Model confidence (mean pLDDT): 83 of 100. Transfer RNA from a Candidatus Wolfebacteria bacterium, 71 nucleotides, folded computationally. Its Rfam family is "tRNA". The family's RNA type in Rfam is transfer RNA. The organism belongs to Candidatus Wolfeibacteriota, within Bacteria.
RNA sequence: GGGUCUAUAGUUUAAUGGUAAAAUUUCGGUUUCCAAAACCGAAGUUCCAGGUUCGAGUCCUGGUGGACCCG
Numbered sequence: 001g002g003g004u005c006u007a008u009a010g011u012u013u014a015a016u017g018g019u020a021a022a023a024u025u026u027c028g029g030u031u032u033c034c035a036a037a038a039c040c041g042a043a044g045u046u047c048c049a050g051g052u053u054c055g056a057g058u059c060c061u062g063g064u065g066g067a068c069c070c071g
Stems, first nucleotide, its partner, number of pairs: 001070007010024004018054001025043006047063005
């Protein structure tokens, strides 16, 4: 220098273009003599900027970070 893949909650991962989800974590509650475990509830998320579309996490373009391949 060229190419491929990837970016979603604090963490690990889902999501046919049509209400962004689960586990875990954190907080509150129930239970317990106390705690753990269990159960109930709440909080928390689409890397950035544009474009297409009635509608974009998803499709397109550029950028940024990461992984890999070629030279």